[in-house]
Context: one part of a larger RNA
Molecule: large-subunit ribosomal RNA, domain IV
Organism: Candidatus Woesebacteria bacterium
RNA sequence: AGUAGUUUAAGGAAUUCGGCAAAAUAGCUGGGCGUAACUUUGGGAAAUGCCCUCCCCAUCGCAAGAUGGGGCGCAGCGAAUGAGAUGGAGCUGACUGUUUACCAAAAACACAGGUCUGUGCAAACCCGCAAGGGGAAGUAUACGGGCUGAAACCUGCCCGGUGCUGGAAGGUUAAUUGCGAGGGUGAUUAGUUUACUAAUUGCUUUCAAUAGAAGCCCCAGUGAACGGCAGCAGUAACUAUAACUGUUCUAAGGUAGCGAAGUACCUUGUCACUUAAUUGGUGACGCGCAUGAAAGGCACAACAAGCCUCAUACUGUCUUGAACUACUACUCG
Numbered sequence: 001a002g003u004a005g006u007u008u009a010a011g012g013a014a015u016u017c018g019g020c021a022a023a024a025u026a027g028c029u030g031g032g033c034g035u036a037a038c039u040u041u042g043g044g045a046a047a048u049g050c051c052c053u054c055c056c057c058a059u060c061g062c063a064a065g066a067u068g069g070g071g072c073g074c075a076g077c078g079a080a081u082g083a084g085a086u087g088g089a090g091c092u093g094a095c096u097g098u099u100u101a102c103c104a105a106a107a108a109c110a111c112a113g114g115u116c117u118g119u120g121c122a123a124a125c126c127c128g129c130a131a132g133g134g135g136a137a138g139u140a141u142a143c144g145g146g147c148u149g150a151a152a153c154c155u156g157c158c159c160g161g162u163g164c165u166g167g168a169a170g171g172u173u174a175a176u177u178g179c180g181a182g183g184g185u186g187a188u189u190a191g192u193u194u195a196c197u198a199a200u201u202g203c204u205u206u207c208a209a210u211a212g213a214a215g216c217c218c219c220a221g222u223g224a225a226c227g228g229c230a231g232c233a234g235u236a237a238c239u240a241u242a243a244c245u246g247u248u249c250u251a252a253g254g255u256a257g258c259g260a261a262g263u264a265c266c267u268u269g270u271c272a273c274u275u276a277a278u279u280g281g282u283g284a285c286g287c288g289c290a291u292g293a294a295a296g297g298c299a300c301a302a303c304a305a306g307c308c309u310c311a312u313a314c315u316g317u318c319u320u321g322a323a324c325u326a327c328u329a330c331u332c333g
Stems, first nucleotide, its partner, number of pairs: 001328008010319002014317001019314001027053001030052004038043001040150001054071007072076001085312004090307002092304002097109002113148007125134003153297002156229003161226002163222005170217003176211001180207012230248005257291001258288001269285006
């Protein structure tokens, strides 16, 4: 000096990112009394808190025990083991549950519930080349997919773009069809000396009129589909502000709520409370750089090895060190 422990005057979180660690509670499953806000009336709750606890005698009692009296000890869960610290406020997630086997247990996942959508059964969908299988020995109160995530109160406006659904008048449009036209090359006949020309008949090749579905264009619908939800000026008899007005653009201009938020740059915003002192916390305020309604909004009892903050108790975390025990390191042998 280290590791693991024990104790420590006075103070008691001054330590620290943070009470991390330690201390503290205390009959595991005891008894009596008593127990707040809030609440989904179930809870909260072992809330918080106060008292008792051994032995003997008497009375009462079936008993458990109650009451009274007495006794002993430092000590009555008489040893040992075992054995909640608690309370207030806020955030998030409703809850029990699940997860990164070996650095993350959470606010992430799941969840019951909600909603949209597909599917009429040889179902949709999934696995497989297929046979076949799952779905399901089920049948729309069923099954698949997406989003949200208990219950309560709610879920605003925009269908211009993208998607989806429906429509079919018109435009466009494939293979195919092949009117018609052109080229190459054989055969026959006629004209003809050849070249060449014409007709008929083959093979081949190029272009191509017409007809031709879905789709797309088009017309509607649809947001718990992907998504989106503005500027600039002026104006009230103090000032300030702007219910009001004008103007530009848009598919429409953010409703109810919530809000310096787990979202706020400016920012340690401003006010109030908390402290001697607070970039913290809580409550408010609101032109919110860049909140907002199932990528849900907002509230919330219960719950949480969750996150943040305050308080009581408690303590070697600290002021600030010290002593001891065990085992090491280290020195000597």